[in-house]
Context: one part of a larger RNA
RNA sequence: GUCGUGGUUAAGGAACUCGGCAAAUUAGCUCCGUAACUUCGGGAGAAGGAGCGCCUCGAUUAGGUGAUAGAAUUUACUUCUGGAGCCGAAAGAGGCCGCAGUGAAAAGGCCCAAGCGACUGUUUAACAAAAACACAUGUCUCUGCGAAGUCAAUUAAGACGAUGUAUAGGGACUGACACCUGCCCGGUGCUGGAAGGUUAAGAGGAGAGGUCAUUCCUUCGGGAAGAAGCUUUGAAUCGAAGCCCCAGUAAACGGCGGCCGUAACUAUAACGGUCCUAAGGUAGCGAAAUUCCUUGUCGGGUAAGUUCCGACCUGCACGAAUGGUGCAACGAUUUGGGCACUGUCUCAACCACGAGCUCG
Repeated sequence: GUCGUGGUUAAGGAACUCGGCAAAUUAGCUCCGUAACUUCGGGAGAAGGAGCGCCUCGAUUAGGUGAUAGAAUUUACUUCUGGAGCCGAAAGAGGCCGCAGUGAAAAGGCCCAAGCGACUGUUUAACAAAAACACAUGUCUCUGCGAAGUCAAUUAAGACGAUGUAUAGGGACUGACACCUGCCCGGUGCUGGAAGGUUAAGAGGAGAGGUCAUUCCUUCGGGAAGAAGCUUUGAAUCGAAGCCCCAGUAAACGGCGGCCGUAACUAUAACGGUCCUAAGGUAGCGAAAUUCCUUGUCGGGUAAGUUCCGACCUGCACGAAUGGUGCAACGAUUUGGGCACUGUCUCAACCACGAGCUCG
């Protein structure tokens, strides 16, 4: 000289950095005081202040506990009287010491604004604790009991559901609360319907083939026809569910347009025309955890702001239980700002311990 772990630091005080990461600040008790907002519970220890030691008096105190004993009756782990002993303040007054009195240690930093999720909870044992999961709430749907659903080498017995019975049980989605939840059933799914079309096994057996007694023909090699039986096939016709078909259903899966013109400045288009569709996105929100162009434009905050907040709407490509918009409280959540505070930094210095290093 280097590193690690601690400690202190002039002046400045986030200039560091992706980011105040880390560190520092704060800290106990009593009293005063305490905003917006709010679901009236909270927010709240909001914020922001003051006091705090020791001695004397206060104090044979207030207060607490409650023995021996006594009394009563409803005789009980009863009630009442009584007050021994023990514990034991505060307000207030006066005095004393130090730089410093919760004298060491232990013991919230705070505020403002926004996103997400209501909340407490759960999770990737060993890189993720969250905005993910769950949740109370809401809705749809199945199930009438030997329930639906589930388990079970056997179409088993049996069991769970449940010693429950539709205010119950199973499944799915949503996710407190407040205000709400628009249009589309053409496609897919589900539910219902049954007239018609199509349709399996099966029934049916028209007809056809093979074999062949026999008959006929013959160039005597063979050829043709062919009953019964056996056998191989087989048309019409009859024949369920399903599908086609007809309806219903979106808190089922899902979907929710284009072009052109028009107002007495311009611009814009309440208005009109036309094409297509099952229907053309309603309320609310909107450069958003969603905006490509984009650091959109305007305003705020800064000396200066691709982030942040408030608006605008031209929504590439928000949108209503794949929920929409708000929202007090809550959060080891995410983002932006501020106060306090600091070795994070300007810019480094010193101290303690340890490692490294040297020797053995």
This is a predicted structure of a 360-nucleotide part of an RNA (large-subunit ribosomal RNA, domain IV) from a Bacteroidota bacterium. The RNAcentral record of the full RNA draws on ENA. The coordinates come from a structure-prediction model, not an experiment, and the mean pLDDT is 87.